[in-house]
Context: one part of a larger RNA
RNA sequence: CGCACGAGACCUGAGGAGGUUCUUCUUUAGUACGAGAGGAUUUAGAAGGACGUACCUCUGGUGUUCCAGUUGUCGCGCUCGCGGCACGGCUGGAUAGCUAUGUACGGAAAGGAUAAACGCUGAAAGCAUCUAAGCGUGAAGCCCUCUCCAAGAUGAGGUCUCGUAAGGGCGUAAGCUCGAAAGCCCCCUGGAAGACGACCAGGUCGAUAGGCCGGAUGUGUACGCGCAGCAAUGCGCUUAGCUAACCGGUACUAACGGGCGAAUG
Numbered sequence: 001c002g003c004a005c006g007a008g009a010c011c012u013g014a015g016g017a018g019g020u021u022c023u024u025c026u027u028u029a030g031u032a033c034g035a036g037a038g039g040a041u042u043u044a045g046a047a048g049g050a051c052g053u054a055c056c057u058c059u060g061g062u063g064u065u066c067c068a069g070u071u072g073u074c075g076c077g078c079u080c081g082c083g084g085c086a087c088g089g090c091u092g093g094a095u096a097g098c099u100a101u102g103u104a105c106g107g108a109a110a111g112g113a114u115a116a117a118c119g120c121u122g123a124a125a126g127c128a129u130c131u132a133a134g135c136g137u138g139a140a141g142c143c144c145u146c147u148c149c150a151a152g153a154u155g156a157g158g159u160c161u162c163g164u165a166a167g168g169g170c171g172u173a174a175g176c177u178c179g180a181a182a183g184c185c186c187c188c189u190g191g192a193a194g195a196c197g198a199c200c201a202g203g204u205c206g207a208u209a210g211g212c213c214g215g216a217u218g219u220g221u222a223c224g225c226g227c228a229g230c231a232a233u234g235c236g237c238u239u240a241g242c243u244a245a246c247c248g249g250u251a252c253u254a255a256c257g258g259g260c261g262a263a264u265g
Base pairs, nucleotide, nucleotide: 001152005163006162007161008160009159010158011157015149016148017147018146021049022048023047024046025045026044033038051106052105053104054103055102059100060099061098062097066093067092068091069090070089071086072085073084074083075082076081111143112142117137118136119135120134164263167178168177169176170175183260184259185258186257187203188202189201190200191199208254209253210252211250212249213248214247215246218242219241224237225236226235227234228233
């Protein structure tokens, strides 16, 4: 820009892409077959490999500062308690998120038309013949079935819903004009969305983010005081103190402001 009014949703599916994999074990059965050695077709069941998709409950990883311990040194006048630097100084753990080696699921079944092949009926050719007319069975293959994209499918599809408000000015009137709809955009607050656009949640008629409050989680019993001990240290207050991204609540802070958009359809 188009899809002959503007808009918001939800669909259809022309067409396209992907997938449709492999092995072992049990049963049928030590059966059929075979002199024996050996050893099935088939049926049913089970387990697994690789691959793929999704996810983080479990098992782990990461988690540059969430918690604790600790060495050296420097600083806060000293002690205590803290802080800086030393690969996050080192060490032990670890929330969210992201993850695999973790968890869950998938390949199927069914249908249609067939290939080779196997048949029915059946003449030409009194017989015979699956074929000449006619009718069947039949494959990991074909068309569907499963997943995804998809109406720029210009052949531009379908369904539902919303939108012409009130009013003012001019005009005798028809009408003209201002204003203006549904909705959308810029902008702003953000996001398990994201390279940027996009997408999604919101913008005071508000829980969108931050803060604060409560909880969860993690760490593992803070500081200070008291008691015991010569002291190191231990015990009590104390399952304490602190706590990122998690779950809720709460307008305290920030979401200010601006524009587009309809009759000669």